[in-house]
Molecule: Bacterial large signal recognition particle RNA
Organism: Chloroflexota bacterium
This record gives sequence, structure tokens and C1' cells, in this order.
RNA sequence: CUGUGCUAGAUGGGGAGCUAGCGGUGCCCUGAACCCGCAAUCCGCUAUAGCGGGGUUGAAUUCCUUCCCCAGGCUCGGCUGAGGGACCUCUAUUCUACUGGAAGGGUGUUGAGGGCUGGGUCCCACGCGGCGGAGACCUGUGAAUCCCGCCAGGUCCGGAAGGAAGCAACGGUAAGCAGACAUCUUCGGGUGCCGUGGGAGUGCCUGGUCUGAGCUUGACCAGCGGGACACGUUCAACGGUCGCGUCGAAGGAAGGUGCACGG
Repeated sequence: CUGUGCUAGAUGGGGAGCUAGCGGUGCCCUGAACCCGCAAUCCGCUAUAGCGGGGUUGAAUUCCUUCCCCAGGCUCGGCUGAGGGACCUCUAUUCUACUGGAAGGGUGUUGAGGGCUGGGUCCCACGCGGCGGAGACCUGUGAAUCCCGCCAGGUCCGGAAGGAAGCAACGGUAAGCAGACAUCUUCGGGUGCCGUGGGAGUGCCUGGUCUGAGCUUGACCAGCGGGACACGUUCAACGGUCGCGUCGAAGGAAGGUGCACGG
């Protein structure tokens, strides 16, 4: 220097999270990179940090270490996006009660307002009237017969005289049907400038009487409240972007690293 065989090792990796810590299953990123069993109210380990069993590869461009670069993730901070919650302290919009003032308006000695008193309006009951309904009453119609009266004709009895039943028509009536002034009874009410009695009495209207100068409305201002709301304040989360930091796959560079036999 080279050939053969073996062993250590490798047979994806990383981020966040979980964990005393290390890995795994699960989520995410990169990527395509053996098989079986276990495993998130977890599974297996102990700074030598997945466990157990197989397969392939195997001292190298493939294993190990360090550095560079960088996909991506995470913490913190700044700026920003649209939305959500809460609040009315700031800014802004807006509604309203009370008190005081107020340019004016209306009204008042032909009496404001207040006191006393009466009445109405309100409720209940009774009475009267009215409206409507029903019934009675009145009129009309109304029974081929199983309603009445009178019964032509005809029928029956009889030798005759004379009797009997009785249809239709006619007259009347029952149930029913219809109509209408008045009268009577009864029922009802979205009935009444009605009457009597009782009740209630905040409000409104009005009469009498006593007193005697205000009453009412009011643009606007001030004070003091109450309320609504976002162009406001604040809170937390999500997204975008920038920066420091941290971890960091793939990639790149450098270095390091066995054994046996033979030639």
C1' cells in the first nucleotide's frame, strides 16, 4: 500500500410542550430515512438516560466532535390590523329631572291665588222613561177525513106515515203560519243634559262666602344630579411586521476515530 473477515457505531433529525431530568407515543417544521411489541387521567429509563426482540450496513463521502450558513419554532420588546369585553376618569356626541335667575308672552281689583263650604263629574241600589227581544191580546189565513154545527144529492129501515147514519158545499174553531197601531207581562243593555237614597273623594269643573295681588308660560344662563354612546379610555387574546436573544433540520468546511489474518 492492498485483499478478506469481525466489532464499536449507524439505521432520520429538530422545535414547543409534558418531565426532577432524559427519551418515546401525540402536535408542529424539515424531509422521504428497516420490521415487530409498549405508551398521554401515559410508556421506558437515570447525566452511560427509551425498553425488549430481529434484519441491513459497518471504519467510512456514510460514525463522532467543532464551526459556518440557514428552513422553521419559541421568549421578550416596539409598531400596526380588524374585531371582542369592560368603563365614562380624559376627549367628543347626546337626552333629561330639580333649584335659582331670565328677554318676553298670556291673564288678573269687571278679583289672581288661598281658606271654608255646596254641587257636578266617579261607584252602588231603587224608580221612571226609551231601545231591542219574547209572550199574551187583535186581525187574517188555516182540517177532503181520524174537530163542531147544519147537512143538498145520494144511501139505509118501513106497505105508508115517518125515522137513521152521513159525503160534498157552507159557517165556525184547534195546532200551525202571517201581519200590525195601541195595551199588558217578562228579559236585556255600549240606554237617559231623568229622579231618589247611600258611598267615595287624589284629580278636574263650578256656585256662595272670607281674605286681598299675583298666577301661568318662557328662548337662554347658572348650580346640582341621573342616563345613553364611541370618533374616547382600558383589558385580554388572535394576526402582520421589525429588532435582541434562544434552540435549530437539511447543507457546507475542518478535525478525530478500532481489531484480526493474509499478500